[in-house]
RNA sequence: CAACUGUGCCGGGCAACCGCGGGGGCGAGGACCGAAAGGUCGCUUCCGAGGAAAGUCCGAGCUCCACAGGGCAGGAUGCUGGGUAACGCCCAGCGGGGGCGACCCCAGGGAAAGUGCCACAGAAAAGGAAACGCCCAACGGAACCCGCCCGGGUUUCGCGGCAAAGCUGAAAAGGUGCGGUAAGCGCGCACCAGCGGCCGGGUGACCGGUCGGCUCGGCAAACCCCAUCCGGAGCAAGACCGAAUAGGAGGGAGAUAGGGUGGCCCGCCCUUCCCUCGGGUAGGUCGCUGGAGACGCCGCGGCAACCGGCGUCCUAGAUAGAUGGUUGCCACCCCGUGGAUCGCGAGGUUCCGGGGUACAGAACUCGGCUUAUAGGUACAGUUUUCAA
Numbered sequence: 001c002a003a004c005u006g007u008g009c010c011g012g013g014c015a016a017c018c019g020c021g022g023g024g025g026c027g028a029g030g031a032c033c034g035a036a037a038g039g040u041c042g043c044u045u046c047c048g049a050g051g052a053a054a055g056u057c058c059g060a061g062c063u064c065c066a067c068a069g070g071g072c073a074g075g076a077u078g079c080u081g082g083g084u085a086a087c088g089c090c091c092a093g094c095g096g097g098g099g100c101g102a103c104c105c106c107a108g109g110g111a112a113a114g115u116g117c118c119a120c121a122g123a124a125a126a127g128g129a130a131a132c133g134c135c136c137a138a139c140g141g142a143a144c145c146c147g148c149c150c151g152g153g154u155u156u157c158g159c160g161g162c163a164a165a166g167c168u169g170a171a172a173a174g175g176u177g178c179g180g181u182a183a184g185c186g187c188g189c190a191c192c193a194g195c196g197g198c199c200g201g202g203u204g205a206c207c208g209g210u211c212g213g214c215u216c217g218g219c220a221a222a223c224c225c226c227a228u229c230c231g232g233a234g235c236a237a238g239a240c241c242g243a244a245u246a247g248g249a250g251g252g253a254g255a256u257a258g259g260g261u262g263g264c265c266c267g268c269c270c271u272u273c274c275c276u277c278g279g280g281u282a283g284g285u286c287g288c289u290g291g292a293g294a295c296g297c298c299g300c301g302g303c304a305a306c307c308g309g310c311g312u313c314c315u316a317g318a319u320a321g322a323u324g325g326u327u328g329c330c331a332c333c334c335c336g337u338g339g340a341u342c343g344c345g346a347g348g349u350u351c352c353g354g355g356g357u358a359c360a361g362a363a364c365u366c367g368g369c370u371u372a373u374a375g376g377u378a379c380a381g382u383u384u385u386c387a388a
Base pairs, nucleotide, nucleotide: 002383003382004381005380006379007378008377009376010375012330013329014328015327016326017325018324020048021047022046023045024044025043026042031040032039033038050359054370055369057368058367059366060365061364062234063233064232065231069266070265071264072263074230075229076228077227078226079093080092081091082090083089094108095106096105097104098103109225110224114223115222116219117218118217133162134161135160139158140157141156142155143154144153145152146151174192175191176190177189178188179187193215195212196211197210198209199208200207201206238286239285240284241283248277249276250275251274252273253272257271258270259269260268293313294312295311296310297309298308299307301306331357332356333355334354335353336352338351339350340349341348342347
């Protein structure tokens, strides 16, 4: 110099003019709207979208069912320890995998409770096995030779021995190598993997050492088993004020009944409930922003996530839904057969002209996760090459 990894921040700025929403103060205090509840108006001052406001995926606060228990079904999570209001989130570890590395990823309990699947290829796909093959020591043959016999040799076969090598495949009765054997096989040995015993370390997941028979597929983001956890609905929740209407008509069930509580059962509570047709209201106020809050500092707290203490601050609350429009200057990025200048060159500096400035808007609030994002910037770390 280049490439990369991890963590954070900014994400256009300034000025002027006009225009919006809310809070406070002052004024008006009856001027306006309205049937009412209630709302509107002038001046001044302060405040006014996000890191994701998105997705609606998790968890909660809050409200109602409702005084609300037990079980089944159903759903979620899934290594260990910590954090948190809680979580399926975060932190630190363990194990496995990827990368030269800094680092990154994992739907990470159980296959000996049961069921199921493993296409094609291959002899054979889950504990069974031999098509092509290897071997003739033993068992049983055949042929030929040396000899008359006894006996010996060669070749070959088997319903004899073999499961090593090779083919196929994601995967074939642990792997590699040496020895042994007729040929082979953990048959024996060395190293490694797996399984088991013992010892040591660690809170633990696990790790290390040693000994040993040699060795007991895979898939559970298949059904399932195990452990832990789980009421429901949601701000269009819900509460209040005002006004209006039809306390309407018909049908059904009915205490051995109906309704309520996500489904079912038991329990509990209430006493009417269900269907069809028809009628009235659709206005206003609250909920609505002071919080598991933000920022800063400290800690003989902690590896960290985080926790504790002290101090400062109040930073949108709309309701057809507000923060916009215009002008000028600046900043950053891109383009140019443009100009000047430096340089051998790649390229650098400056001027001119043109274009552009990401993703994207609160609607009860908060903690997370996921997704989108032009460009800029800070810190720490890794690797190659070059120079000193």
The RNA shown here (Bacterial RNase P class A) has 388 nucleotides and comes from a Bacillota bacterium. Of the family's consensus pairs, 92% are formed in the model. Its Rfam family is "Bacterial RNase P class A". Rfam classes the family as a ribozyme. The sequence was found by an Rfam model in a public genome assembly.